[in-house]
Record summary:
Predicted 3D model of a 75-nucleotide RNA (transfer RNA) from a Candidatus Iainarchaeales archaeon. Rfam family: tRNA. From the family's description: Transfer RNA (tRNA) molecules are approximately 80 nucleotides in length. Its family is annotated with triplet codon-amino acid adaptor activity in the Gene Ontology. The RNAcentral record of the sequence draws on ENA. The prediction has a mean pLDDT of 83.
RNA sequence: GGACCGGUAGCCUAGUCUGGAUAGGGCACGUGCCUCCUAAGCACGGGAUCGAGGGUUCAAAUCCCUCCCGGUCCG
Numbered sequence: 001g002g003a004c005c006g007g008u009a010g011c012c013u014a015g016u017c018u019g020g021a022u023a024g025g026g027c028a029c030g031u032g033c034c035u036c037c038u039a040a041g042c043a044c045g046g047g048a049u050c051g052a053g054g055g056u057u058c059a060a061a062u063c064c065c066u067c068c069c070g071g072u073c074c075g
Stems, first nucleotide, its partner, number of pairs: 001074007010027004020058001029045005051067005
C1' cells in the first nucleotide's frame, strides 16, 4: 500500500443482507419484597439517538462517500 471483518449503555451482544414507526436481550447498577444480616431468588426502575462527518430519502443503526480505531490476510 491492497482486500476483508468488526466499532451499538459500565461490560457483552441482537438487529444491518431486504430502510419503517418506543433500538431488544444478558450481566452489572439503583429501589422494594424476602432474610436476624448478607448472598441467592422475585418485582420494578434508570442508562445507548448506534465510531466521526457528509449525502440519499417522507423516514437511516441499516443504503452511498470520506475519515478514525481494532483485528485477520496479502504484498